[in-house]
RNA sequence: GCUCUGUAAACUUAGUUGGUUAGAGUGUAGUGCUAAUAACGCUAAAGUCACAGGUUCGAUCCCUGUACAAAGCU
Numbered sequence: 001g002c003u004c005u006g007u008a009a010a011c012u013u014a015g016u017u018g019g020u021u022a023g024a025g026u027g028u029a030g031u032g033c034u035a036a037u038a039a040c041g042c043u044a045a046a047g048u049c050a051c052a053g054g055u056u057c058g059a060u061c062c063c064u065g066u067a068c069a070a071a072g073c074u
Stems, first nucleotide, its partner, number of pairs: 001073003005069003010026004019057001028044005050066005
């Protein structure tokens, strides 16, 4: 330098051949239970879906570029 893959909540991740509000587990906070803690139950917060642009009536999804990470080739 080239090719390919990936980037989503604090962490681990599902997802959709484009369509109303992006879910789960762990963790965090509150609360119920208990003499109390743990466990268990309930509730809540936490996402510009890496960034920017384009296509489209509509983009987490398609296209282009950038950044980062990993692998391969020269």